RNA sequence: GCGGAUGGCCGGGCGACCGCGGGCGGGGGCGACCCCGCGCGAGGAAAGUCCGGACUCCAUGGAGCGACGGUGCCGGGUAACGCCCGGGCGGCGAAAGCCGACGGAAAGCGCCACAGAGAUCAGACCGCUCGCCGCCUUCGGGCGGCAGCAAGGGUGAAACGGUGGGGUAAGAGCCCACCGCGGGCCUGGCAACAGGGCCGGCACGGCAAGCCCCACCGGGAGCAAUGCCGAAUAGGACCUCCCUUGGGGCCACUGGCCCAGGGCCGCUCCAGCCCCAGGAGGUCGGGUUGGCAGCUGGAGCCCGUCGGCAACGGCGGGCCGAGAGGAAUGGUCGCCCAGGGCCCCACGGCCUGGACAGAAUCCGGCUUACAGGCCAUCCGCGCAA
Numbered sequence: 001g002c003g004g005a006u007g008g009c010c011g012g013g014c015g016a017c018c019g020c021g022g023g024c025g026g027g028g029g030c031g032a033c034c035c036c037g038c039g040c041g042a043g044g045a046a047a048g049u050c051c052g053g054a055c056u057c058c059a060u061g062g063a064g065c066g067a068c069g070g071u072g073c074c075g076g077g078u079a080a081c082g083c084c085c086g087g088g089c090g091g092c093g094a095a096a097g098c099c100g101a102c103g104g105a106a107a108g109c110g111c112c113a114c115a116g117a118g119a120u121c122a123g124a125c126c127g128c129u130c131g132c133c134g135c136c137u138u139c140g141g142g143c144g145g146c147a148g149c150a151a152g153g154g155u156g157a158a159a160c161g162g163u164g165g166g167g168u169a170a171g172a173g174c175c176c177a178c179c180g181c182g183g184g185c186c187u188g189g190c191a192a193c194a195g196g197g198c199c200g201g202c203a204c205g206g207c208a209a210g211c212c213c214c215a216c217c218g219g220g221a222g223c224a225a226u227g228c229c230g231a232a233u234a235g236g237a238c239c240u241c242c243c244u245u246g247g248g249g250c251c252a253c254u255g256g257c258c259c260a261g262g263g264c265c266g267c268u269c270c271a272g273c274c275c276c277a278g279g280a281g282g283u284c285g286g287g288u289u290g291g292c293a294g295c296u297g298g299a300g301c302c303c304g305u306c307g308g309c310a311a312c313g314g315c316g317g318g319c320c321g322a323g324a325g326g327a328a329u330g331g332u333c334g335c336c337c338a339g340g341g342c343c344c345c346a347c348g349g350c351c352u353g354g355a356c357a358g359a360a361u362c363c364g365g366c367u368u369a370c371a372g373g374c375c376a377u378c379c380g381c382g383c384a385a
Stems, first nucleotide, its partner, number of pairs: 001381010012336007020041002023038006043356001047367002050365005055222004060271006068218005073087005088102001089100004103213002108211002110207003125153002127149003131146006161179006180202001181200003185196004226293004236284007247259005261275004300319008337354001339352005
């Protein structure tokens, strides 16, 4: 210098003027309201609303079971997670490094298109063999039948282990060695797993992002939650009266107790609670996108230090950084800075010009969008010393 990998950061700056939304202070007005000043006012993703929580309300509590949904190598981090960190295994790469729904297919069911003879208790299309029989022979063998075989070819994503040797008529785990597979043992590791030697026999194809099995996790709804203030209607509760005694029984009868029945969780059990007539009048009460609260100080941010490989955590110090609510955060001008274009030998000049995007209860993540730029570390190649 070129090519590549990873992590982090920024994502225009300054000033003037005019606006907009909250807050604080001051002034004017009886009041509605008006005026002045100060200070604050979008993001790294505010986005998708995909996960995890805080918070609030709803559901009677507990145990077990079932259903449904989710997660799925191991260890750690965290309030929690499907997130993050570290590690293992597998794949890709020359490397730095990247990617992985990565439990179970010898519990069961199901499926395996096309091609192919055969797709899982498989199969013989082209082939191989002269072992037996017959015929022929140039004596090498050839043809046909019987029988044996699956080495080689071919199909396919996948063909009932692979390579080499022995063996055989030809072959075949038929036998042997190594690899693979399975079982148990030893060693290392918290573990996933790795290494070693022993035994077995070739038995066991793939798919679980098909059902399923195993382990673990999980109530529902969401700030238009929810609370307060609020005219009327419906629904609701209570009181009085009337008709009357409305599951059964007992008592000391405006009431109480016991039993039965029914209801409240998907099922069962336990516990608890509720109900068991109707009509009229009155009282309470209600909660409609109106107002107020919830509403922004928090698992908060920055710096330092300590522990840890790291994610992260402990301690100390400092800081306050939108809170609107049919919803403000904008515009114009000047100077400057990246970037682009033109002119110029050059100095320089002129023009242009800044992406994706817009808070709506809040927080932790993931994913997606993004002009341009900065920093750090690492890998490879070339050149020079």